[in-house]
């Protein structure tokens, strides 16, 4: 200059008037007035974790579900930081549901001789036979499959084979370095133990159940009627708790109001420390939407642009995943020139 | 606002230890039959199993992330 990788920040505006919408705070007897706030990086999907709330089957076992290599960090996680090790890519970098297959079961469809333990179709090679083929060795070559019981060489041998040797791979088993996953190296073993667990399962760990339409509360309607005697019981077993001024369910009957839960919270923003980092600690500062037909909007002036995605809070939190026209910062790798 | 379920031919549905070419019924095409239709017979065509990745030798099935349709509740 091209090409690529990584991380991040903004995101159709800013700025002044005038009218209007939701709450808050204040004054006011009221209308009403004045200050001051008012959608997003995913508010989304509702995939995971949590807070809070109700339910004693929340207590104990069984079924069940969920995660899965190491160390760390949170309130917790399936989630994030930093390794490790597998595959990808010339590198920056990416990606990885990455425990166990000598605990047992199970599967491998077709093709192949043979699919799990042990065999031999063609071939080789020795024998016998005129042949055809028969007996026996062998697992190099062929061929079949996604996948054939270590590869590559050299020697060996009838022909061949870890038969024996070098190197690489495997298995033991020391040493050393790492907190570990692992890793590097020495020494032994001719080699035994195929693949699958997003198949059942086995180990380790961790889950009680519904969910703000949760739930408390006030008030005021109806029929303090009528059934039943055990209920609570969500999957099963114990076990627990209540019951006649009582519990539960059905039918039938009434209501469709208000308050709280509602926003100050594992909170925002900003500076030291500690730590590679994810995050923790201490100090300063800050309040930043809270409805119940549900608000955040429209004209007019200047500036910018004239090209504007993806989308709109509803209990809140932390994170994942997916939607997304673009601008712009940093830092990294390769390749060309050129000095 | 939470919560659950399903997506296979044009429609209504099967499809389990993951295996060769995914069926069935109504429908549609042709063709027998009849003077013609209707029903009856035979034949046949029509499907990337909602999309997109994975995990396997291999996926309507497993696993993951979307879109779509349905339903429940104080």
């Nucleotide at each position: 200059c091209g090409g690529a990788g990584a991380g991040g920040u903004c995101g159709a505006g800013g700025u002044g008037a005038u009218c209007g919408c939701u709450g808050g705070u204040g004054c006011g007897a009221a209308a009403g007035c004045a200050c001051g706030a008012g959608a997003g990086g995913a508010a989304a999907g509702u995939c995971c974790g949590a807070g809070c709330u109700u339910c004693a089957u929340a207590g104990g076992g069984c079924a069940g579900g969920g995660u899965g290599c190491u160390g760390g960090c949170u309130a917790a996680c399936g989630g994030c930081c930093a390794g490790u090790c597998g595959a990808g890519g010339u590198a920056a970098c990416u990606c990885g549901c990455a425990g166990g297959a000598c605990a047992g079961u199970g599967c491998a469809a077709c093709a192949g001789a043979a699919a799990g333990c042990a065999a031999a179709c063609c071939g080789c090679c020795u024998g016998c036979g005129c042949g055809a083929g028969c007996a026996g060795g062998u697992a190099a070559g062929g061929g079949u499959g996604a996948a054939a019981c270590g590869g590559u060489g050299c020697g060996g041998u009838a022909a061949g084979a870890g038969c024996g040797c070098a190197c690489c791979g495997c298995c033991u088993u020391c040493u050393c370095g790492g907190u570990g996953a692992c890793g590097a190296g020495g020494a032994g073993g001719g080699c035994a133990c195929g693949g699958u667990a997003a198949a059942c399962c086995c180990c380790a760990c961790c889950c009680g159940a519904a969910g703000c339409a949760a739930g408390a509360c006030c008030a005021g309607a109806c029929a303090g009627g009528g059934g039943u005697c055990g209920u609570g019981u969500g999957g099963c077993c114990c076990g627990c708790a209540c019951g006649a001024u009582g519990a539960c369910u059905c039918c039938g009957g009434g209501u469709u109001g208000g308050u709280c839960g509602c926003u100050c919270g594992a909170g925002c923003c900003u500076c030291g420390c500690a730590g590679c980092a994810a995050u923790g600690c201490g100090g300063g500062g800050c309040c930043u939407a809270g409805a119940a037909g549900a608000a955040u909007g429209a004209u007019c002036g200047c500036c910018a642009c004239c090209a504007a995605a993806c989308a709109g809070a509803a209990c809140u939190c932390g994170g994942c995943u997916u939607a997304c026209c673009g601008a712009c910062c940093u830092c990294u790798c390769c390749g060309c020139c050129g000095u | 606002g939470c919560c659950c379920u399903c997506u296979u031919a044009g429609c209504u549905c099967a499809g389990u230890u993951g295996g060769a070419u995914a069926g069935a019924g109504c429908g549609c095409g042709g063709g027998a039959u009849u003077c013609c239709u209707a029903a009856u017979c035979c034949c046949g065509a029509g499907g990337c199993c909602g999309c997109a990745g994975g995990u396997u030798c291999g996926a309507u099935c497993c696993c993951u992330g979307c879109a779509g349709a349905g339903g429940g509740c104080a």